[in-house]
Context: one part of a larger RNA
Molecule: small-subunit ribosomal RNA, 5' domain
Organism: uncultured prokaryote
RNA sequence: GAUUGAACGCUGGCGGUAGGCUUAACACAUGCAAGUCGAACGGUAACAGCUCUAGCUUGCUAGAGGCUGACGAGUGGCGGACGGGUGAGUAACGCGUAGGAAUCUACCCAAUAGUGGGGGACAACCUGGUGAAAACCAGGCUAAUACCGCAUACGCCCUACGGGGGAAAGCAGGGGAUCUUCGGACCUUGCGCUAUUGGAUGAGCCUGCGUUAGAUUAGCUUGUUGGUGAGGUAAUGGCUCACCAAGGCGACGAUCUAUAGCUGGUCUGAGAGGAUGAUCAGCCACACUGGGACUGAGACACGGCCCAGACUCCUACGGGAGGCAGCAGUGGGGAAUAUUGGACAAUGGGCGCAAGCCUGAUCCAGCAAUACCGCGUGUGUGAAGAAGGCCUUAGGGUUGUAAAGCACUUUUAUGAGUGAAGAAGGGUUAGUAGUUAAUACCUACUGGCAUUGACGGUAACUCACGAAUAAGCACCGGCUAACUCCGUGCCCAGCAGCCGCGGUAAUACGGAGGGUGCGAGCGUUAAUC
Numbered sequence: 001g002a003u004u005g006a007a008c009g010c011u012g013g014c015g016g017u018a019g020g021c022u023u024a025a026c027a028c029a030u031g032c033a034a035g036u037c038g039a040a041c042g043g044u045a046a047c048a049g050c051u052c053u054a055g056c057u058u059g060c061u062a063g064a065g066g067c068u069g070a071c072g073a074g075u076g077g078c079g080g081a082c083g084g085g086u087g088a089g090u091a092a093c094g095c096g097u098a099g100g101a102a103u104c105u106a107c108c109c110a111a112u113a114g115u116g117g118g119g120g121a122c123a124a125c126c127u128g129g130u131g132a133a134a135a136c137c138a139g140g141c142u143a144a145u146a147c148c149g150c151a152u153a154c155g156c157c158c159u160a161c162g163g164g165g166g167a168a169a170g171c172a173g174g175g176g177a178u179c180u181u182c183g184g185a186c187c188u189u190g191c192g193c194u195a196u197u198g199g200a201u202g203a204g205c206c207u208g209c210g211u212u213a214g215a216u217u218a219g220c221u222u223g224u225u226g227g228u229g230a231g232g233u234a235a236u237g238g239c240u241c242a243c244c245a246a247g248g249c250g251a252c253g254a255u256c257u258a259u260a261g262c263u264g265g266u267c268u269g270a271g272a273g274g275a276u277g278a279u280c281a282g283c284c285a286c287a288c289u290g291g292g293a294c295u296g297a298g299a300c301a302c303g304g305c306c307c308a309g310a311c312u313c314c315u316a317c318g319g320g321a322g323g324c325a326g327c328a329g330u331g332g333g334g335a336a337u338a339u340u341g342g343a344c345a346a347u348g349g350g351c352g353c354a355a356g357c358c359u360g361a362u363c364c365a366g367c368a369a370u371a372c373c374g375c376g377u378g379u380g381u382g383a384a385g386a387a388g389g390c391c392u393u394a395g396g397g398u399u400g401u402a403a404a405g406c407a408c409u410u411u412u413a414u415g416a417g418u419g420a421a422g423a424a425g426g427g428u429u430a431g432u433a434g435u436u437a438a439u440a441c442c443u444a445c446u447g448g449c450a451u452u453g454a455c456g457g458u459a460a461c462u463c464a465c466g467a468a469u470a471a472g473c474a475c476c477g478g479c480u481a482a483c484u485c486c487g488u489g490c491c492c493a494g495c496a497g498c499c500g501c502g503g504u505a506a507u508a509c510g511g512a513g514g515g516u517g518c519g520a521g522c523g524u525u526a527a528u529c
Stems, first nucleotide, its partner, number of pairs: 001529004006525005013375006020367001021333001026331003030328003035078003040075002043071002047069003050065007085286003094211007103203002108199008116150001118148002125140006156165003170191006178185002212258003219249003224246008261283004265276004288309005311322004339365001341364003347361001348359004378408004388399004414464005422455001425451001427449008472518005477499003483513005494501002
């Protein structure tokens, strides 16, 4: 000199953009952060509509009816493995980079072939019971895209090549003939379902090289190193097991100890390098501590389960409940770090045919000069060089065109008015095309109509007003830009980054005047180059 996720002191007008617990991976009150689908299902607790019944005060009271819109709880599907947080652990194929072969991949895309015919249950519900609660038990009824056989098998799997094995589910919209038990069959469209192949995406595994310090750590290792066989896995492999052999690593630093998430990057530097890994992005690890599996395409699962432990809470003492390193917020720690805010309008995600619902992801707003950038605190004129202050050789000098005065301007602030972009879509309606038996339905495109904004009456613009609403901080001995006076003076009080000042004329302490530097900041401290 540059820099910082900074802090502290003094001071403080506005805006834009960005960042904001670096410490206790300490403990957490409260609210929210993952749901959705009635176009899978039986149904109807609540709400609304409709119908019926009774009472009447003639439009409200009560009751009944799943009939309709919808929908609590439940069965079922998909998603809770993403998104969000943190950096404790980890010196490792963890990360980075370059390769590899023995693998899986829900949803999505493309292709091929199917989607036939049956069965028995279990929730919900009803009945009974246990318990303080959490919850649980027994009996009975019932549906399905839940579950299980059978049939079929282009391709698929196993095979000793003879053969053997294995699948599915329906739902919704529309409809001219024909049939009809008046439910529908049947046709068609869309969404699904099953099997297989290929792709895409994601993931698992292996390897070369690179990846902190210590030798005051020199030897380490028995599933250890390799082989055969078996088991296991989606898959290779001592991954596991039986047997056999005795290997394997190490001064090119094994083992041990300490420290540490890694990278793209960031800071500095002319570069080489050094330091660092906040925000943003990629990967990894973790989710009160330790262990375990279940479900599933995917987890050994932050807001799932089980066990053990510590802690907190409830209890009728028998037993139960919990996990903010999600967003806010609280206590604590600390030099130190924000609101228990708004909205799903946009972007994205989950579910759904869709409308839509959910989304503390996200987008916004709030707080603090935390940082960077921009703007302002006036402009011109003005010598009687006013007054006052300070200095003085008492003549004057300086503050100083500075002020006042005069003439202007109005950024900003204040008040008033106008007022965006961010909106694409979705709904409804008309037309055209595709599909089809069909001018239904559905899909695509085009046009009309009424609409969807948290921010926010925000940005921006216009008008009014009046110099009006807005300057400090550090320093002035040398380094280092900037000097005098007074006070103090027992080297006291004090200053100080280094050299050093202070013991009666202190440009170095304290005050004042003046000056220098930077400026909504300035200085100090800490840290890095």